[in-house]
Context: one part of a larger RNA
């Protein structure tokens, strides 16, 4: 100077408290440990690993295992030779590949009338320099990332003080979400952070009206068509909020409390944005890279298997245990997206998954597309049930060379555990929690995961004694 204290003072945070919904019990999904295995590839490990890398493991992916093969190699540059080859077909094989046969025959530039010569491209062969490695080291590194933490801190120049390490400034009195601002002060200034500038949402105006909109006038089954430019909406540009105004408190300050006006009030809501640094934190398997190691193999190709195993254990989720419910019928109201190797309408077939069909759409035009919960009517009457749906059987559908290991979906049948969950523990302060659907990325196919969108829409917050984390003295 820091760090630490079951030392003190002050302050903050869904930290506690007050509430709501969960997890921990059940079944399933998924990740992990362990075990097993020829292999169950590798990494991640308290918080800060465990629906994490993986925004898709049937083959591929794939790095693992077994077997079959290759050795200048699947890929790059250089030298020499050749234009033989290659596609296709046949045979052998699990394939890689090997053998045989073998279509079209080279593409460009330069010189030349042309033959031809030469250079480059492409392909094959030969020899070696070399290639190659998801092999090791994240404790050799770059880059990127998590975390403390969107916490309010971290520093510098000059000056002053101290022998010096250092101090001061940055402490103090107030105040703030904030080292935010005010006042004071041997300090005076400055930088990185804070805030603002950016995006989005909430209000209004102007401009522009097609594919969007429809008040008035016609028209229609229908904003369908004429028409309109008002409204909605879309896009752009502006305005608007600044403690600006009033009152009270305060040191006449900063500021705080209340009020007016206002769509919005004191940072309006949300996002992006992460200071100096900490954890030899994570990553050599995104990538790059030093050093080490392998080089007829730790490289490369192929077929099949594995990553999907299953005594036990843990994390994260989904579905339930029902009447604020289940089932049947009927009937409204979204937003945000995506689509030409695509989205797929009407109509027909099928109980359905789906099949046929082919209109339209490179999209405010057409399609995905039905929003669901809600509403209305009916049945069930508290039961392991008309709850719940695991598991299993049979028959089908789809994608794809291929669904045995190991995909998704439909129908019929089957109908397990489960009657609200011990100790303990998680999230959330408002359009939030809870609940209900919709879309997208990945993707041939596969979503209870992830990332977005809207619908319905609460309860509680006395307060800071205590638990946890953080800041200042």
């Nucleotide at each position: 100077u820091g760090a630490c204290g079951g030392g003190g003072a002050c302050c903050c945070g869904c930290a506690c408290a007050a509430g709501c919904a969960g997890c921990g019990g059940a079944g399933c999904a998924u990740g992990u440990c362990g075990u097993u295995u020829a292999a169950u590839u590798c990494g991640a490990a308290g918080a800060u690993a465990c629906a994490c890398g993986a925004a898709a493991a049937a083959c591929c992916u794939u790095a693992c295992c077994a077997a079959g093969g290759c050795u200048u190699g699947a890929c790059a540059u250089c030298a020499g030779a050749u234009g033989c080859a290659u596609a296709g077909c046949a045979u052998a094989g699990a394939a890689a590949u090997a053998u045989g046969u073998g279509a079209a025959u080279u593409u460009a530039g330069u010189a030349g009338u042309a033959a031809u010569a030469u250079u480059a491209a492409c392909a094959u062969c030969u020899a070696g320099a070399c290639a190659g490695a998801u092999g090791g080291u994240g404790c050799a590194u770059g880059g990127u990332u998590g975390u403390c933490g969107u916490c309010a801190g971290c520093u510098c120049g000059u000056g002053u003080c101290g022998u010096g390490a250092g101090a001061u400034g940055u402490u103090g009195g107030g105040u703030u979400a904030a080292g935010u601002c005010c006042c004071g002060c041997a300090a005076c200034g400055a930088g990185c952070g804070c805030a603002a500038c950016c995006c989005u949402u909430g209000u209004u105006g102007a401009a522009a009206g097609u594919u969007g909109c429809u008040a008035a006038c016609a028209u229609u089954a229908a904003g369908u068509u004429g028409a309109g430019a008002a409204c909605u909406c879309u896009u752009u540009c502006a305005a608007g909020a600044c403690u600006g105004c009033c009152a009270u408190g305060g040191a006449u300050a900063a500021c705080a409390u209340g009020g007016a006006g206002g769509a919005a009030g004191g940072u309006g809501g949300g996002g992006a944005u992460g200071a100096c640094g900490u954890c030899a934190a994570a990553u050599c398997a995104u990538c790059a890279u030093g050093c080490c190691u392998c080089u007829u193999a730790c490289g490369c190709c192929u077929u099949g298997g594995g990553c999907u195993a299953c005594a036990a254990a843990c994390g994260u989720g989904c579905u339930a245990c029902a009447a604020u419910g289940g089932c049947c019928a009927u009937u409204a109201c979204a937003a945000a997206g995506u689509g030409u190797c695509g989205c797929c309408a009407a109509c027909c077939c099928g109980c359905a998954a789906g099949g046929g069909g082919g209109u339209g759409c490179u999209a405010a035009u057409c399609a995905c597309a039905a929003a669901a919960a809600a509403g209305u009517g009916g049945c069930c009457u508290c039961a392991g049930u008309u709850c719940a749906g695991a598991u299993u059987g049979u028959g089908g559908g789809c994608u794809g060379c291929a669904a045995c290991c190991c995909g998704c979906c439909c129908a019929c049948a089957u109908g397990a555990a489960g009657u609200u969950g011990g100790a303990g523990u998680u999230g959330c302060u408002a359009g939030u929690a809870a609940u209900c659907c919709c879309g997208a990325a990945u993707c041939a196919g596969c979503a209870u995961g992830u990332c977005g969108g809207g619908g319905u829409g609460a309860a509680u917050g006395c307060g800071u004694u205590c638990c946890c984390g953080g800041g200042u003295c």
Model confidence (mean pLDDT): 85 of 100. Predicted 3D model of a 473-nucleotide part of an RNA (small-subunit ribosomal RNA, 3' major domain) from an uncultured bacterium. Its Rfam family is "Bacterial small subunit ribosomal RNA".